Predicted 3D model of a 93-nucleotide RNA (c-di-GMP-I riboswitch aptamer) from a Bacillota bacterium. Its mean pLDDT, the model's own confidence on a scale to 100, is 88. It matches the Rfam family "c-di-GMP-I riboswitch aptamer". From the family's description: GEMM was predicted in a large-scale screen for bacterial structured RNA regulatory elements. The source organism's lineage runs through Bacteria, Bacillati and Bacillota.
[in-house]
RNA sequence: GACCGACAAAGGCAAACCUGCCGAAAGGCAGGGGCGCAAAGCUAAAGGGUCUUAGGCCGUAAAAGAUACGGCUAUGACAGCCUGGCUACCGAA
Numbered sequence: 001g002a003c004c005g006a007c008a009a010a011g012g013c014a015a016a017c018c019u020g021c022c023g024a025a026a027g028g029c030a031g032g033g034g035c036g037c038a039a040a041g042c043u044a045a046a047g048g049g050u051c052u053u054a055g056g057c058c059g060u061a062a063a064a065g066a067u068a069c070g071g072c073u074a075u076g077a078c079a080g081c082c083u084g085g086c087u088a089c090c091g092a093a
Base pairs, nucleotide, nucleotide: 004091005090012037013036017032018031019030020029021028022027035080041086042085043084046083047082048081049078050077051076055073056072057071058070059069060068061067
């Protein structure tokens, strides 16, 4: 230095759930909480996947408009779904 990861030491992060705020939603942020995590740090404009559908398109409701419902769609999200990339604390075997 590369791998690796211990009932080690020091420290770190924080699922569900609750409260408040933001958002159309998915979800996010803050506080509480603690299931877990050795990258549960960053990257969603590296690839796959998943979630959502505001807007858009299409269909139906006799026609047009409005409206309602349904289908499709990401430019919205998820890094605690997987692979890849970048960076990093500690040091037993």